Predicted 3D model of a 72-nucleotide RNA (transfer RNA) from a Candidatus Uhrbacteria bacterium. NCBI's taxonomy places the organism under Bacteria, Bacteria candidate phyla, Candidatus Uhriibacteriota. The RNAcentral record of the sequence draws on ENA. Rfam family: tRNA. By type it is a transfer RNA.
[in-house]
RNA sequence: GCGGGUAUCGUAUAGUGGCUAUUAUCCCUGCCUUCCAAGCAGGGGAGACGGGUUCGAGUCCCGUUACCCGCU
Numbered sequence: 001g002c003g004g005g006u007a008u009c010g011u012a013u014a015g016u017g018g019c020u021a022u023u024a025u026c027c028c029u030g031c032c033u034u035c036c037a038a039g040c041a042g043g044g045g046a047g048a049c050g051g052g053u054u055c056g057a058g059u060c061c062c063g064u065u066a067c068c069c070g071c072u
Stems, first nucleotide, its partner, number of pairs: 001071007010025003018055001026044006048064005
């Protein structure tokens, strides 16, 4: 330099263009318990960045960045 892949709450993840974004863990509050743990209930927090397509984009297209793999 060329080609391919990945990027979603603190962490790990799911997601046929219809999202008010899933689950577990985490954090907060309550219940339960003599107390703790466990369990139960409620709440909190996210689509790398910039554009495009579309009535509507995490999802499709282009570029950038970071990382991984292969080639030279």